A computed fold for a 72-nucleotide RNA from a Patescibacteria group bacterium, annotated as transfer RNA. The source organism's lineage runs through Bacteria and Bacteria candidate phyla. The coordinates come from a structure-prediction model, not an experiment, and the mean pLDDT is 80.
RNA sequence: GGGUGAUUAGCUCAGAGGUAGAGCGUUCCGUUCACAUCGGAAAGGCCAUAGGUUCAAUUCCUAUAUCACCCA
Numbered sequence: 001g002g003g004u005g006a007u008u009a010g011c012u013c014a015g016a017g018g019u020a021g022a023g024c025g026u027u028c029c030g031u032u033c034a035c036a037u038c039g040g041a042a043a044g045g046c047c048a049u050a051g052g053u054u055c056a057a058u059u060c061c062u063a064u065a066u067c068a069c070c071c072a
Stems, first nucleotide, its partner, number of pairs: 001071007010024004018055001026042005048064005
């Protein structure tokens, strides 16, 4: 220099046009003498950034940024 992939909750990951979910974690309640386990509830996301397409974009297109890998 060229190419490919990834970027979504605190962490690990789903979701591939119709307004975002799970597991673990956190907080509260119950259970316990207490802790753990178990049960119930809740909080937590401008979906990396900017543009474009669309009635509608996390999703499609382009550029940028960061990370990983391949080629030279």